Model confidence (mean pLDDT): 83 of 100. Large-subunit ribosomal RNA, domain II from Thermoguttaceae bacterium LCP21S3_D4, 685 nucleotides, folded computationally. Its Rfam family is "Bacterial large subunit ribosomal RNA". Its family is annotated with ribosome and structural constituent of ribosome in the Gene Ontology. NCBI's taxonomy places the organism under Bacteria, Planctomycetota, Planctomycetia, Pirellulales, Thermoguttaceae.
Context: one part of a larger RNA
């Protein structure tokens, strides 16, 4: 992992809606008993229970009662209408294990120290080798002593070190040979030492050289049974088939936030007659906007309450100020908790007119849902961060396939009853892959821009505008010239157009030349500009706005178009056609549901996407009833095949082969009534 089998909303009471019988102002028995049967029953039994009368806290009273002094008011009833009860089935809640499987836990009674821990009793082990303590003795030594040397002698939680114990460090084992070991080192090895039989201490307790360690491969509370089907707002499963309708992820409150509980929204039922959109009218408000009249911010000028600073001979008075600056004038701005103002939308009401047509409302039964996601709009938190967070209003998703966006729940179009090798269109698209224009016009772009990005930059290119110059020859080039006083005057070692300062509208002569626009020299020369002629001969120059490009532009598996590939495009812009494109629409046939006529089975018309979830029709398995029809050894069930049968399915048939002895067509009626998932349970491969 596959396959077989089994495997989960049942029962029992009583309540409640519904529906179906029975009987009706009545309705029913209930323990019991009596007959009778294979089993079932039938008949009696009125005890109770529910209706037919309520009010009242009761007494009590009674179509009336309570309140209350009350005949007053008023509550709740009666009068008119009137319907119950008892049994089935069916949906629900309740009390029971109550859909089924799973806890870690808790209590009771009991089993356990043959494994550990500790402790008692009683035996039993510990090669060898080293060290040499007290004490003794002998000699030296003293007054005697102390003392010292040798020798004996054997002391120690004393050295080395096997057995025997531990279990310090690597190293292999880590679906091992082992549920803890193996190598190779190591540590204690006369003690708090190792070891044997025997025996003590028990679970809300022992026992602990103390780790929450040990108490039988279990230990922050051991095993067994039991209370027990413990409880589990928690995962997980939860079994056939077709039709009808179809939500929610909201508010409220909650020891509440993944759970409830009312309400909102699904659906069924009965009743009833509303609704709901549009245009019009008629309110109500304070958002966008804009404003600065108020509350505040905020920005300059004027003016200058008052403050500061400076002069004043201490004080003063005064004078004065490129200082701050109230309040006031002018100018020009911000604002969710500013408003002198003010939309569109939206809301909320009418009555007319129009669309629509069961979409509205009460009541009763049944749910389900309270984790929502993106997208777009205007907003609050955030970083005007997030595939971010929170509300609004709309949309899809959820619970929606289908065509597009390459691929892709929430994007754009579209909502799928069935069948068609019939048309026609939406988004997209029409060079191939790959259906359909290598289609028409007029343009742009050169960047493969298209086929990722900004601030900045830039004689890229187009289109538009405004302006100076110019045939009295512009611009650009060539040729020639750019001089004189004068090296201008101060500085300086020099400083002559060109280190610095001043002057520079100095003159002069000119067609034209600055007391000079760069280079350069110590400083001059030099070369140049600027200005002017002369040669060409026709445009040349700033500057605004906007199409389309450029450049800024480095990242991690593979290159930004799905690829190939594309430049008068197969790329951008605009125009107008033409096809193609989908379960949309249409066509042909077909089924279902509703709704409406009426001729009671057709007609018409409308609809049929579905998750949780109501409702409604049937299928199939098993037993029983009809003392059953019927099949059946001329061959039941089961198995295997198989092209048939159903309008749609759950299914049903028919033959044949096995197979060998029961099966059952119809119409009720009972449930151990349906398998793919539950880390399902047994068995198999």
């Nucleotide at each position: 992992u596959c396959c077989g089998g089994c495997g989960a909303g049942u029962u029992a009471c009583g309540c409640u809606u519904a529906c179906u019988g029975g009987c009706g102002a009545g309705g029913u028995u209930a323990a019991g008993g009596a007959c009778u049967u294979a089993a079932g029953g039938u008949c009696c039994g009125g005890a109770g229970c529910c209706g037919a009368a309520g009010g009242g806290a009761a007494a009590c009273c009674a179509a009336g009662u309570c309140u209350u002094a009350a005949u007053a008011g008023g509550g709740c009833g009666a009068u008119a209408a009137u319907a119950g009860u008892c049994a089935g089935u069916a949906g629900g809640a309740g009390u029971a294990g109550a859909c089924c499987c799973g806890a870690a836990a808790c209590c009771g009674g009991g089993u356990g120290a043959u494994c550990u821990a500790u402790c008692c009793a009683u035996g039993u082990c510990c090669a060898g080798g080293u060290u040499g303590a007290a004490g003794a003795u002998g000699c030296c030594g003293u007054a005697a002593a102390a003392g010292g040397c040798g020798u004996u002698g054997g002391a120690g939680g004393a050295c080395c070190g096997a057995a025997c114990c531990c279990a310090c460090a690597u190293c292999c084992g880590u679906u091992g040979a082992a549920a803890a070991g193996g190598g190779u080192g190591g540590g204690g090895a006369u003690g708090a030492g190792g070891u044997g039989u025997g025996g003590a201490u028990a679970g809300g307790g022992g026992a602990g050289a103390a780790a929450u360690u040990c108490c039988a491969a279990u230990c922050g509370a051991a095993c067994c049974c039991g209370g027990a089907g413990a409880u589990a707002g928690c995962u997980g499963g939860u079994u056939c088939u077709c039709c009808u309708c179809g939500a929610a992820a909201u508010a409220g409150c909650u020891u509440u936030a993944g759970g409830g509980c009312u309400a909102g929204c699904c659906u069924c039922g009965u009743u009833u007659u509303a609704g709901u959109c549009u245009u019009g009218u008629g309110g109500a408000g304070g958002u966008a906007g804009a404003g600065c009249a108020c509350u505040g911010a905020a920005u300059u000028u004027c003016c200058g309450c008052g403050g500061g600073g400076g002069c004043g001979u201490c004080a003063a008075a005064g004078c004065u100020u490129a200082c701050c600056a109230a309040a006031g004038a002018a100018u020009a701005u911000c604002a969710a908790a500013c408003u002198c103002c003010g939309a569109a939308u939206g809301c909320c009401a009418u009555u007319a007119a129009g669309a629509u047509g069961a979409u509205g409302a009460a009541c009763g039964g049944g749910a389900g849902u309270c984790a929502g996601a993106c997208u777009g709009u205007a907003c609050g938190a955030g970083a005007u961060a997030a595939g971010u967070u929170g509300g609004a209003c709309a949309g899809u998703c959820a619970a929606a396939a289908g065509g597009g966006a390459a691929a892709g729940a929430g994007c754009c179009c579209a909502g799928a009853c069935c069948a068609c090798c019939a048309g026609c269109u939406a988004a997209g698209g029409u060079c191939c892959c790959a259906a359909a224009g290598u289609g028409u016009g007029u343009g742009u772009u050169a960047a493969g821009u298209g086929g990722a990005a900004a601030a900045g930059g830039a004689u890229g290119u187009g289109g538009g505008g405004a302006u100076u110059c110019a045939a009295a020859g512009a611009c650009a080039a060539c040729u020639a010239g750019g001089a004189u006083g004068u090296u201008g005057g101060c500085u300086c070692a020099g400083a002559a157009g060109c280190a610095g300062c001043c002057a520079u509208a100095c003159a002069u002569u000119c067609a034209a030349a600055g007391a000079g626009u760069g280079c350069g020299u110590a400083a001059c020369a030099g070369c140049u500009c600027a200005c002017u002629a002369g040669u060409c001969g026709a445009g040349a120059g700033u500057c605004c706005c906007u199409g389309c490009g450029c450049c800024g532009a480095a990242a991690a598996u593979g290159u930004c178009c799905g690829g190939g590939g594309c430049u008068a495009a197969a790329a951008c812009a605009c125009a107008a056609c033409a096809c193609c494109g989908a379960a949309g629409c249409u066509g042909u046939g077909g089924a279902a549901u509703c709704a409406u006529a009426c001729u009671u089975g057709u007609a018409u018309g409308a609809u049929u996407g579905g998750u949780a979830g109501a409702g409604g029709a049937g299928c199939a398995u098993u037993c029983u009833u009809a003392a059953g029809a019927c099949c059946g050894a001329c061959g039941a069930a089961g198995c295997u095949g198989u092209a048939c049968c159903g309008a749609u399915a759950a299914g049903g048939a028919g033959c044949a082969g096995u197979g060998g002895a029961g099966g059952g067509a119809u119409a009720a009626g009972a449930a151990g009534a349906g398998a793919g998932a539950a880390u399902g349970c047994c068995g198999g491969a």